[in-house]
Record summary: The RNA shown here (c-di-GMP-I riboswitch aptamer) has 74 nucleotides and comes from Cryobacterium luteum. Its mean pLDDT, the model's own confidence on a scale to 100, is 85.
């Protein structure tokens, strides 16, 4: 630097469920919460799932991809 992520250490994220709020829904945001993540950070670009008032729209904690990033044994 890069490559695996099996060491350690610091820090970070928050499922299911609740409570407020939004939305027609899927789902989304704020608070409790901690199942479990090395990208469980970001982007709907490809494919899947989902919801629709068939216009369209959700998911990024479904997979690939593309940016970008913590630690550093070996």
């Nucleotide at each position: 630097a890069u490559u695996a992520g099996c060491a350690a250490a610091a820090g970070g994220c928050a499922c299911a469920c609740u409570c407020g709020u939004c939305g027609u829904a899927a789902g989304g945001c704020g608070g409790g919460g901690u199942c479990g993540c090395a990208a469980a950070g970001g982007c709907a670009c490809g494919g899947g799932a989902c919801c629709u008032u068939c216009g369209g729209g959700u998911u990024a904690g479904c997979c690939g991809g593309c940016c970008c990033g913590u630690c550093g044994a070996a």
Taxonomically the source falls in Cryobacterium (Bacteria, Bacillati, Actinomycetota, Actinomycetes). Rfam family: c-di-GMP-I riboswitch aptamer. Rfam's curators write: GEMM was predicted in a large-scale screen for bacterial structured RNA regulatory elements. Genes associated with GEMM are involved in a diverse array of functions, including chemotaxis regulation, signal transduction, secretion and chitin.